This is a predicted structure of a 674-nucleotide part of an RNA (large-subunit ribosomal RNA, domain II) from a Terriglobales bacterium. It matches the Rfam family "Bacterial large subunit ribosomal RNA". Its family is annotated with ribosome and structural constituent of ribosome in the Gene Ontology.
Context: one part of a larger RNA
């Protein structure tokens, strides 16, 4: 891993509920005792227990009574139980199984390993060469030198030994700590035999919290023990009806209770529900408004203020600027206004209800989408609230895939048909459908501020056959280089002015350029050509803005341009477990014809099938019992159940009724096999 076998709500006592016999103003019968074949069933026994009366704190009354002054009103009362089986829960026990780290006790342990004690052992050779001591030499004597000599020393090198530094194997190894090299000590605080002591609230530590028998922040083994475990993980057959919650208040509470809220069941009450329709209220929200409470923008006035002047009395000023006026905003904590929804209430429809009491429950980790609001950064698949909705407990079609969106709520069966959302080239069911316009970018088929003579509509304002616009040709001048300033300033650094003349026209200059002038241009006029030519708004669909990491990869793909794109109109047609045909089931309702309903975790609630073993009936079996294997177009919705055929060799059903060690896939189950 796979198979096989085991393997979890169980007794008991008390309590409440619901179902059903017993008996009934009563009912049960413990402990004991009889009798019996062991016990049960039986009989005796009235100790007890609930009941038959309540109310008051009590005295006390009594169908009442208690409070009161009351003969008022109010509170509690005013005749059904008991008890036994079953069955749901609850409590206390291990209490549905298995699972702790941990605490306690009595024990057992120093044959590992610390450290002590007793007693015994061992350390090749080699350096190096302290003090002592002898001679000499030296002094007044010492001190000192020297030379021999000597063998100190937690002294060196380095083997046994005894450790483990670096590195490289090993890592289901040779080994639960090893090899191999390499390293440190190697006459001392060394090493090692034996015997012994030291024990867990403890011992022993040159402290590493080490080590105490291969896992030591407190050993191991037994037992208290089935500790406890708001925790995790499992919980074993069928079918049938309804079906949630993930809020709210407490809570040493926040992953756990507890009441309530929402689910299921009985029983009760009998139009009271939701929801619509009318009518009748309360309200300050969205909006809107600025009179009030604040914030602002332009403007007019006008106290103050600031600055000048100035003998302080005042004068002034183009600065600032309240109150106030005119105009125009902005508010959750503004309102002289005020909807829509929603909320109450009456009245009327209205079985889909609701509402009271009992039993069981689960649920209090919600999660997205959308709408109004808060918190973030008008950020988050973010967070918190309120309304919905859907997922959660929901399948089916779409959305390319996708709990949540869009469409729709699956009771079984059918190779029928009609539609939803969605789509009708192909992939791929179904229009290469019809009519109108758009686009040219593959826009479509990812994106902003902002940028553009793309084009479609559509408005407005101008030039134009008295000739426009755009393009050539010409001309585009004179006082005058206008005055100032300048070093210069001649249209053309700047500053002031911007006049007059000729004239079809011509500015004291629109750009370039030059030290400055010069030159080229423009405006503006002729001429030429000969028909449309400008700017401006508003709106359709498109351009650009546009870089990202495995590969196309920003239509699902192929592919599509009078479209397979976009817009507006139309007709058909595909398309779901929806609806409709047909056939069948169960549920509830009702006499009954018939009606209506049957997604579902969690949970409530009912109906059944199987396994062991027991009473009884009645039965089958060597002419084959149970089991085993295989078949069945047999039954039953299923749990199963039945027959048949083979194996297989002694037991076993059936029906009514009892009782349970009563059902495996999971628990890193437990056990054995492969």
């Nucleotide at each position: 891993g796979c198979c096989a076998g085991c393997g979890a709500g169980u007794c008991a006592a008390u309590c409440g509920g619901c179902g059903u016999g017993g008996c009934c103003a009563g009912c049960c019968g413990a402990a004991g005792g009889g009798a019996g074949a062991c016990a049960c069933a039986c009989c005796c026994c009235g100790a007890g227990g609930c009941g038959c009366a309540g109310c008051g704190a009590a005295a006390g009354c009594g169908a009442g009574u208690u409070u009161g002054a009351a003969c008022a009103g109010a509170g509690c009362g005013u005749g059904a139980g008991u008890g036994g089986c079953g069955u749901c829960g609850a409590u206390u026990g291990g209490a549905c199984a298995c699972g702790a780290a941990a605490c306690c006790a009595g024990g057992u342990g120093a044959g590992c390993u610390a450290a002590c004690c007793a007693u015994g052992a061992c350390c090749a050779g080699g350096a190096u060469g302290a003090a002592a001591g002898u001679c000499c030499g030296g002094u007044g004597a010492c001190a000192c030198g020297g030379a021999c000599g000597g063998g100190a020393g937690g002294u060196c090198c380095g083997a046994a030994c005894c450790c483990a530094u670096g590195u490289g194997g090993a890592u289901u190894g040779c080994a639960a700590a090893c090899c191999a090299u390499u390293g440190g000590g190697a006459g001392g605080a060394g090493u090692u035999g034996u015997g012994g002591u030291u024990a867990g609230g403890g011992g022993u530590g040159a402290u590493a919290u080490g080590c105490c028998a291969a896992a030591c922040g407190a050993a191991c083994c037994u037992g208290g023990a089935g500790a406890u475990a708001g925790c995790u993980u499992g919980u074993u057959c069928u079918c049938u009806c309804c079906g949630a919650a993930a809020u709210c208040g407490c809570u040493u509470g926040c992953g756990g209770g507890c009441g309530a809220g929402c689910g299921u069941u009985g029983g009760g009450c009998g139009a009271u529900g939701a929801c619509g329709a009318g009518c009748g209220g309360a309200g300050g929200u969205a909006g809107a408004g600025c009179g009030c409470u604040g914030c602002u923008u332009g403007g007019g006035c006008u106290a103050g203020g600031g600055g000048g002047c100035u003998u302080a009395a005042g004068c002034u000023u183009a600065c600032c600027g309240a109150a106030c006026c005119c105009a125009g905003g902005c508010a959750a904590a503004c309102u002289g206004c005020g909807a829509a929804u929603g909320c109450c209430g009456c009245u009327c429809g209205g079985g889909c209800a609701g509402c009271c009491c009992g039993g069981c429950a689960g649920u209090u980790g919600g999660g997205c989408g959308u709408c109004g609001g808060g918190a973030g950064a008008u950020g988050a698949g973010u967070u918190u609230c309120g309304g919905c909705g859907u997922c959660g407990a929901g399948a089916g079609g779409g959305g390319a895939a996708c709990a949540a969106c869009c469409c729709a709520g699956a009771c079984c069966c059918c190779c029928g048909a009609c539609u939803a959302a969605g789509g009708u080239c192909c992939u791929c069911a179904a229009g290469u459908c019809u009519c109108g316009g758009c686009u040219g970018a593959g826009u479509g088929g990812g994106a902003a501020a902002c940028g553009a003579u793309g084009u479609g509509c559509g408005c407005g304002u101008g030039u134009g056959a008295g000739g426009a616009c755009a393009g050539c040709c010409a001309g585009g001048a004179g006082g005058u280089u206008g005055g100032c300033u300048u070093a210069g300033a001649a249209g053309c650094a700047g500053c002031c002015a911007c006049c007059c003349u000729u004239g079809a026209a011509a500015g004291a200059g629109u750009g370039c350029g030059u030290a400055a002038c010069a030159g080229c241009u423009c405006a503006c006029u002729g001429g030429u050509c000969g028909a449309a030519c400008g700017c401006g708004c508003g709106u359709g669909c498109g351009c650009g803005g546009a870089a990202a990491a495995u590969g196309g990869a920003a239509c699902g793909g192929g592919g599509c341009u009078g479209a397979a794109g976009c817009c507006g109109a139309g007709c058909a047609c595909c398309g779901a477990a929806g609806u409709c045909a047909g056939g069948g089931c169960a549920a509830g309702a009702g006499c009954a014809a018939u009606c209506u309903u049957g997604a579902g975790u969690a949970g409530g609630a009912g109906a059944g099938c199987g396994u062991u073993c027991c009473c009884a009936a009645g039965g089958c079996g060597g002419c084959g019992a149970a089991g085993g294997c295989g078949c069945a177009g047999g039954g039953g919705c299923a749990a199963c159940c039945u027959g048949c055929g083979u194996u297989g060799g002694a037991g076993c059903g059936u029906u009514g009724g009892g009782a349970a060690g009563u059902g495996a896939g999971a628990a890193u189950g437990c056990u054995g096999g492969c």